[in-house]
Small-subunit ribosomal RNA, 3' major domain from a metagenome, 465 nucleotides, folded computationally. RNAcentral holds the full RNA, with entries from SILVA. Its Rfam family is "Bacterial small subunit ribosomal RNA". Its family is annotated with structural constituent of ribosome and ribosome in the Gene Ontology.

Context: one part of a larger RNA
């Protein structure tokens, strides 16, 4: 000087408390451990691994396993030599395919030249140098990322103090969300952070506007608006409390933005890269299998256990997005998934797209039920060469556990939680209950800072660095 303390003081944070909804019990989904396996590819491991890399594992992907095959190689560059109905390549044979044979057909390009021919190029063959490796090392690295933490801190120049490490400044008194600002002070200034500048949203003026509107909605652009400006009080400053006006107040709400550093944190499998290792294989191709296994254990979710509910009928109201290898109205067939035909739309035009909860009427009457939907059987539909391992959807039948969950534990302070649906990416299809967004309905509670957790500043102890 730091770090640490079941030391002290001051102060923050959904940290506790107050409150609402959950998780922990059930079934299922997904991930992980374990076990199993020929293989169940690899990585991630307290917070900060475990719906994580995966924004799409039937083949492909694929890195794993078994078997079959290739060896200048699936791909790049260079050198040497060679061949000639070249390169390419149908039938056919073999094979699961890859591969191996086979060779009908097939007369490239440039220059010289009258042409032949010769030389060269592309391609081919042989050989060499090399390619290739998701093989190892994230304790050799770059880059990127997580975390403390959007926390308020971290430093520098000069001066001053100290033998020195170092201190001072940055401590102190106030104040703030803030090292924010004020006052004081051997300090005076400055930098990276904070704030502001950027984007979205809430009010408003003007301009422009197709396909939207018709002064008022909507879209884009340019402006205005909020600054403690005004006012009362607290003290003299910073500032704090209240009030007016206002769509909005005291950083209006949200986002982007992450200082010096910490964890030899994560990633050699995104990429790059040092070193090491493999080289008829640790490279490459193919078929099939596996990544989907299942006595168990954990993590995160979905659906429920019902009557503020289930079912049936009627009837309203969104926003974000996506669409030509696409979205598909409408008609028609089918109980349905879906099929057939087909207008429109490269889209403020057409389509996905009638949102759902809500509301109105009816029914069920507390029961393992007209709750719940797991599981299983049968019949179908769709995508795709192909749904056995291992897809999704529909109909009929079947109807399991489950009567609100132990110790414990999570999220959230307002248009938030909770509840409700919708869209999108990935994608042929889909195991999405995930993720990223969007709107609809819309609460309760906060006395307070003693305690738990994390953090900031000052101070104290230390046998730690």
């Nucleotide at each position: 000087u730091g770090a640490c303390g079941g030391g002290g003081g001051c102060c923050c944070g959904c940290a506790c408390a107050a409150g609402c909804a959950g998780c922990g019990g059930a079934g299922c989904g997904u991930g992980u451990g374990g076990u199993u396996u020929a293989a169940u590819u690899c990585g991630a491991c307290g917070c900060a691994a475990c719906g994580c890399g995966a924004a799409g594992a039937a083949c492909c992907u694929u890195a794993c396993c078994a078997g079959g095959g290739c060896u200048u190689g699936a791909c790049a560059u260079g050198c040497u030599g060679g061949a000639a109905g070249u390169a390419g390549g149908a039938a056919c044979c073999u094979g699961a395919a890859a591969g191996g044979g086979g060779g009908a057909c097939g007369g490239a390009c440039u220059g010289u030249c009258g042409a032949g021919u010769c030389a060269g190029u592309a391609g081919c063959c042989a050989g060499c140098a090399c390619a290739g490796g998701u093989g190892c090392u994230g304790c050799a690295u770059g880059g990127c990322u997580g975390u403390c933490g959007u926390c308020a801190g971290c430093u520098c120049g000069u001066g001053c103090c100290g033998u020195g490490a170092g201190g001072u400044g940055u401590u102190g008194g106030g104040u703030u969300a803030a090292g924010u600002c004020c006052c004081g002070c051997a300090a005076c200034g400055a930098g990276c952070g904070c704030a502001a500048c950027c984007c979205c949203u809430g009010c408003u003026g003007c301009c422009u506007g197709u396909u939207g509107g018709a002064u008022a909605u909507c879209a884009g652009g340019c402006g205005g608006g909020a600054c403690u400006g005004c006012u009362g009080g607290g003290a003299g400053a910073a500032c704090c409390c209240g009030g007016a006006g206002g769509a909005a107040g005291g950083u209006g709400g949200g986002g982007a933005u992450g200082a010096c550093g910490u964890c030899a944190a994560g990633u050699c499998a995104g990429c790059a890269c040092g070193g090491c290792c493999c080289u008829u294989a640790c490279g490459c191709c193919c078929u099939g299998g596996g990544c989907u296994a299942c006595a168990c254990a954990c993590a995160c979710g979905c659906u429920a256990c019902a009557a503020u509910g289930g079912c049936c009928g009627g009837u309203a109201c969104a926003a974000c997005g996506g669409g030509u290898c696409g979205c598909a109205a409408c008609g028609u067939c089918g109980c349905a998934a879906g099929g057939c035909g087909a207008a429109g739309c490269c889209a403020a035009u057409c389509c996905c797209u009638c949102a759902a909860a809500a509301c109105c009427g009816g029914u069920c009457u507390c029961a393992g039920u007209g709750c719940a939907g797991a599981u299983u059987g049968c019949a179908g539909g769709c995508u795709g060469a192909a749904a056995c391992u291992c897809g999704c959807c529909u109909g009929c039948a079947u109807g399991a556990a489950g009567g609100c969950g132990g110790a414990g534990u999570u999220g959230c302070u307002a248009g938030u939680a909770a509840c409700c649906g919708c869209a999108g990416g990935u994608c042929a299809g889909c195991a999405a209950u995930a993720c990223u967004g969007c709107g609809g309905u819309g609460a309760a509670u906060a006395c307070g800072u003693u305690c738990c957790c994390g953090g900031g500043c000052c101070u104290u102890g230390u046998a730690c660095a």